Predicted 3D model of a 73-nucleotide RNA (transfer RNA) from a Candidatus Woesearchaeota archaeon. RNAcentral holds the sequence, with entries from ENA. It matches the Rfam family "tRNA". It is annotated as a transfer RNA. The organism belongs to Candidatus Woesearchaeota, within Archaea.

[in-house]
RNA sequence: GCCUCAUUAGCUUAGUCGGUUGAGCACCGCAUUGGUAAUGCGGAGGUCCCGGGUUCGAUUCCCGGAUGAGGCU
Numbered sequence: 001g002c003c004u005c006a007u008u009a010g011c012u013u014a015g016u017c018g019g020u021u022g023a024g025c026a027c028c029g030c031a032u033u034g035g036u037a038a039u040g041c042g043g044a045g046g047u048c049c050c051g052g053g054u055u056c057g058a059u060u061c062c063c064g065g066a067u068g069a070g071g072c073u
Stems, first nucleotide, its partner, number of pairs: 001072007010025004019056001027043005049065005
């Protein structure tokens, strides 16, 4: 220098052949307990890495960039 893959909640991640983004753990509240833990119920938390383009509409498609991982020379 070139190629491929990844980037979504605090962490680990699912997802959508373009039409309201889900879960587990963690966090908060309540119930349960003599009290904790565990368990059950509920709640909050997302510019879907950034910029631009296409489109009525983009997390999704296209282009460029950033960061990380792998490969080639």